[in-house]
RNA sequence: GCGGCUAUCGUCUAGUGGUUAGGACCUCUGGUUUUCAUCCAGGUAACCGGAGUUCGAUUCUCCGUAGCCGUA
Numbered sequence: 001g002c003g004g005c006u007a008u009c010g011u012c013u014a015g016u017g018g019u020u021a022g023g024a025c026c027u028c029u030g031g032u033u034u035u036c037a038u039c040c041a042g043g044u045a046a047c048c049g050g051a052g053u054u055c056g057a058u059u060c061u062c063c064g065u066a067g068c069c070g071u072a
Stems, first nucleotide, its partner, number of pairs: 001071007010025004018055001027043005048064005
């Protein structure tokens, strides 16, 4: 250089056009406990950037950016 794959809460991850964008861990609040830990209940927090298609895009297309793999 060329080809392929990936990008979603702080971390890991689900989501094949109409989802309140879900779950686990973390964190916060409350309960339990003399305290801590455990356990229980609840809360906060996310679609890599731009353009296009569409009534509607996290999802499809194109161009970028970053990472990984292959190839010479």
Predicted 3D model of a 72-nucleotide RNA (transfer RNA) from a Thermoproteota archaeon. Its Rfam family is "tRNA". NCBI's taxonomy places the organism under Archaea, Thermoproteati, Thermoproteota. The coordinates come from a structure-prediction model, not an experiment, and the mean pLDDT is 82.